Overview:
This is a predicted structure of a 345-nucleotide part of an RNA (small-subunit ribosomal RNA, central domain) from Malacoplasma iowae. The organism belongs to Malacoplasma, within Bacteria.
[in-house]
Context: one part of a larger RNA
RNA sequence: CUGGGCGUAAAGAGAGCGCGGGCGGAUCUGCAAGUCUGGUGUGAAAUACAACUGCUUAACGGUGUAUGCAUUGGAAACUGCAAAUCUAGAGUGUAGUAGAGAGUUUUGGAACUCCAUGUGGAGCGGUGGAAUGCGUAGAUAUAUGGAAGAACACCAGUGGCGAAGGCGAAAACUUGGGCUAUUACUGACGCUUAUGCUCGAAAGUGUGGGGAGCAAAUAGGAUUAGAUACCCUAGUAGUCCACACCGUAAACGAUGGUAAUUAAAUGUUGGCAUGGAAUAUGUCGGCGUUGCAGUUAACACAUUAAAUUACCCGCCUGGGUAGUACAUUCGCAAGAAUGAAACUC
Numbered sequence: 001c002u003g004g005g006c007g008u009a010a011a012g013a014g015a016g017c018g019c020g021g022g023c024g025g026a027u028c029u030g031c032a033a034g035u036c037u038g039g040u041g042u043g044a045a046a047u048a049c050a051a052c053u054g055c056u057u058a059a060c061g062g063u064g065u066a067u068g069c070a071u072u073g074g075a076a077a078c079u080g081c082a083a084a085u086c087u088a089g090a091g092u093g094u095a096g097u098a099g100a101g102a103g104u105u106u107u108g109g110a111a112c113u114c115c116a117u118g119u120g121g122a123g124c125g126g127u128g129g130a131a132u133g134c135g136u137a138g139a140u141a142u143a144u145g146g147a148a149g150a151a152c153a154c155c156a157g158u159g160g161c162g163a164a165g166g167c168g169a170a171a172a173c174u175u176g177g178g179c180u181a182u183u184a185c186u187g188a189c190g191c192u193u194a195u196g197c198u199c200g201a202a203a204g205u206g207u208g209g210g211g212a213g214c215a216a217a218u219a220g221g222a223u224u225a226g227a228u229a230c231c232c233u234a235g236u237a238g239u240c241c242a243c244a245c246c247g248u249a250a251a252c253g254a255u256g257g258u259a260a261u262u263a264a265a266u267g268u269u270g271g272c273a274u275g276g277a278a279u280a281u282g283u284c285g286g287c288g289u290u291g292c293a294g295u296u297a298a299c300a301c302a303u304u305a306a307a308u309u310a311c312c313c314g315c316c317u318g319g320g321u322a323g324u325a326c327a328u329u330c331g332c333a334a335g336a337a338u339g340a341a342a343c344u345c
Base pairs, nucleotide, nucleotide: 004316005315006314007299008298012313014199015198016197017196020193021192022191023190025086026085027084029082030081031080033079034078035075036074037073038072039071040070041069042068048065049064051063052062053061054060089189090186091185092184093182094181095180096179097178101175102174103173104172105171106170107169108152113147114146115145116144117143118142119141123134124133160167161166204245205244206243207242208241209240213239214238218234219233220232221231256312257311258310259309260308261307264290265289266288267287268286269285270284271283272282273281274280294301295300318345319344320343327338328337329336330335
């Protein structure tokens, strides 16, 4: 290279945008680069060849063959190139519509904690049982007032939105995307994407704030043979905010993207149409469950495919060594990315 694969066996990059590249809708005309076909030249000899043939066979010989290259005619279906046209892809407009999509500001109530004051007077707390701890300097409990921070019960739903990470009190402002109807406009403007760029939970890092609750580390009390744990009492980073880094997760549907085709049933969600309304029916877009054909090693998947196809990208090639070493790039660091071998089974 050919070939086989990637839900769970090795293998889909965490997600998007996108230059170059690859691939690309319908009709018509032309060109002839690819393609097909003929001629000519060349392709030294030996070698080569599932051809024919001569030594009984083979080795060994003889005859024949050529796919290549160049040049010159021809064909025009397909690819390509050029010109023109179209509307089914894609986009725009118009009219609607649902939503925890994003950002900023403001506001609210419940609860926890703390502070002050009143009542009250001996316990509270905690556990399997205890103890450490708090409390006559008045705790716990209860009432009133105040402070501060964080999170938003019910609604809430295999409900919704977002590319993914993710998003949940309320209002205002700013803002992205979707869906439906219409078929008015543009006229292939498309799909994918190496390098690149952007976003990216939690933890962690830097500087400055903030700090109620929770809580790595840490201390004490228990348990235990021990207990650097599980349980309890405390408690610092952190968790929160602003700005800047980090760039990883079982970042999972362990399932790359786009397009087309292929039984049904049922629930739910957002539109639209028919219908006087309700039940309903039809249709487009989501989210689920069940289930044919088909697929699969099985489990299972099954119009949201793991079915049948096309195009593009990423990745895999026995286990360990090892996501290690070395090197390079990035990072303040932690570390991340790329990523072996010896040896061994």
The prediction has a mean pLDDT of 86.